A computed fold for a 483-nucleotide part of an RNA from an uncultured prokaryote, annotated as small-subunit ribosomal RNA, 3' major domain.
It matches the Rfam family "Bacterial small subunit ribosomal RNA".
[in-house]
Context: one part of a larger RNA
RNA sequence: UGACGGGGGCCCGCACAAGCGGUGGAGCAUGUGGUUUAAUUCGACGCAACGCGAAGAACCUUACCAGGUCUUGACAUCCAGAGAACUUACUAGAGAUAGUUUGGUGCCUUCGGGAACUCUGUGACAGGUGCUGCAUGGCUGUCGUCAGCUCGUGUCGUGAGAUGUUGGGUUAAGUCCCGUAACGAGCGCAACCCUUAUCCUUAUUUGCCAGCACGUAAUGGUGGGAACUCUAGGGAGACUGCCGGUGACAAACCGGAGGAAGGUGGGGACGACGUCAAGUCAUCAUGGCCCUUACGACCUGGGCUACACACGUGCUACAAUGGACGGUACAGACGGCUGCAAACCCGCGAAGCCGAGGUGGAGUUAAUACCAUAAAACCGUUCGUAGUCCGGAUUGGAGUCUGCAACUCGACUCCAUGAAGUCGGAAUCGCUAGUAAUCGUGAAUCAGAAUGUCACGGUGAUUACGUUCCCGGGCCUUGUACA
Numbered sequence: 001u002g003a004c005g006g007g008g009g010c011c012c013g014c015a016c017a018a019g020c021g022g023u024g025g026a027g028c029a030u031g032u033g034g035u036u037u038a039a040u041u042c043g044a045c046g047c048a049a050c051g052c053g054a055a056g057a058a059c060c061u062u063a064c065c066a067g068g069u070c071u072u073g074a075c076a077u078c079c080a081g082a083g084a085a086c087u088u089a090c091u092a093g094a095g096a097u098a099g100u101u102u103g104g105u106g107c108c109u110u111c112g113g114g115a116a117c118u119c120u121g122u123g124a125c126a127g128g129u130g131c132u133g134c135a136u137g138g139c140u141g142u143c144g145u146c147a148g149c150u151c152g153u154g155u156c157g158u159g160a161g162a163u164g165u166u167g168g169g170u171u172a173a174g175u176c177c178c179g180u181a182a183c184g185a186g187c188g189c190a191a192c193c194c195u196u197a198u199c200c201u202u203a204u205u206u207g208c209c210a211g212c213a214c215g216u217a218a219u220g221g222u223g224g225g226a227a228c229u230c231u232a233g234g235g236a237g238a239c240u241g242c243c244g245g246u247g248a249c250a251a252a253c254c255g256g257a258g259g260a261a262g263g264u265g266g267g268g269a270c271g272a273c274g275u276c277a278a279g280u281c282a283u284c285a286u287g288g289c290c291c292u293u294a295c296g297a298c299c300u301g302g303g304c305u306a307c308a309c310a311c312g313u314g315c316u317a318c319a320a321u322g323g324a325c326g327g328u329a330c331a332g333a334c335g336g337c338u339g340c341a342a343a344c345c346c347g348c349g350a351a352g353c354c355g356a357g358g359u360g361g362a363g364u365u366a367a368u369a370c371c372a373u374a375a376a377a378c379c380g381u382u383c384g385u386a387g388u389c390c391g392g393a394u395u396g397g398a399g400u401c402u403g404c405a406a407c408u409c410g411a412c413u414c415c416a417u418g419a420a421g422u423c424g425g426a427a428u429c430g431c432u433a434g435u436a437a438u439c440g441u442g443a444a445u446c447a448g449a450a451u452g453u454c455a456c457g458g459u460g461a462u463u464a465c466g467u468u469c470c471c472g473g474g475c476c477u478u479g480u481a482c483a
Base pairs, nucleotide, nucleotide: 001483002482003480004479005478007477008476009475010474011473012472013471015467016466019431020430021429022428023427026316027315028314029313030312031311032310033309034307035306042053043052064302065301066300067299068298069297070296073125077124078123079121080120081119082118083117086103089100090099091098092097107114108113127291128290130289131288132287136285137284138280139279140278141276143274148187149186150185151184152183153182154163155162156161167178168177169176193268194267195266196265198236199235200234201233202232203231208225209224212223213222214221239262242256243255244254245253246252318424322383323382324381325380326379327378335370339364340363345358346357390421395416396415397414398413399412400411401410437459438458439457440456441455442454443453
């Protein structure tokens, strides 16, 4: 000087407390461990691994396994020889591949040849998701959006170092003020950026409809309008600016006015010096080491989906603030060209009724048409506390769709079946306002395949006395057999 203390002082944070809702019990989904396996590819392991890399494993992906194959190679450059490139059909095979076969003779040219592409050969080389993240770059997590981390000159000290950065106040803040052997400065804080909340102005179509007309069963449907809403450009607005009080005549704090908004208005992006030899050689790049008829490459099938078990994260429930049936209302954001797709018709047999879906193709390169009926809510009817008209697992049957192909191993629909579960031990998690809780909607990935992720709006609370205690952190100080 740090670090540590079941030392002290001051302060902060959903840290506790006050509350609301969960997890831990059940079924299922998903990840991990373990076990099993020919293989169950690899990585991630307290917080900061475990719905994580993976924004999507039937083949492909795919790195793993079995079998069948190749050796200048699936991919790149150079050299030599041959052939335009390319293309049709058949045979064998699981396919990779092998054999036969049809059409085609192009472009530039100094007629030597050349350019692109294909095949054969030789070697230089290719190739490696092989190892080392403890050799590295880059990127990322974490402490932590915590308020800190330093430097120049000066001064003090033999020196390591100290001072500044401590002190008195104050702040979300090393924020600001005052004091002061310090005076200044840098990286952080804040502001500048985006979004949201109010108003003005400009613009007026695909959006809007107050006033004036026309028309309809009905609808901005039509003429028209530019007021309003919205859209998207530009501006205004908030600064402790004003008033009162407290304070040290300061910084600031408390209350008030005006205001759409008040003291950082709400949210986001933004992450100092550094810590953890934290994570990643499997995004990529890269040193070293290793393989080179194989640790490289191709194909078919299998596996990553196994299952005595254990844990994490979720979804659905256990019901009446509910289930079922009927009627009826109100969003926001997003997406789309071989895409989004309406109406109509089909999806049941003598007749009637249902779904996944099929047919169809209006319109739409989108403020126009579509995806697309938002759901909870509200109004009625019914059920009456039951393992039930709760709950939906599991299983049987019949189908639909995507796709060469749903057996291993997809999603969805209909009929039947109707398991556990009656609110969950010790323990433990999230959350302070348009938040929690609850309700639906969309997107990325994607042929198909979300209870995950990311985004969007609807309804919309209880509680916070306070800082004694638990956890983490900041500043000062003290002790130390620690560095």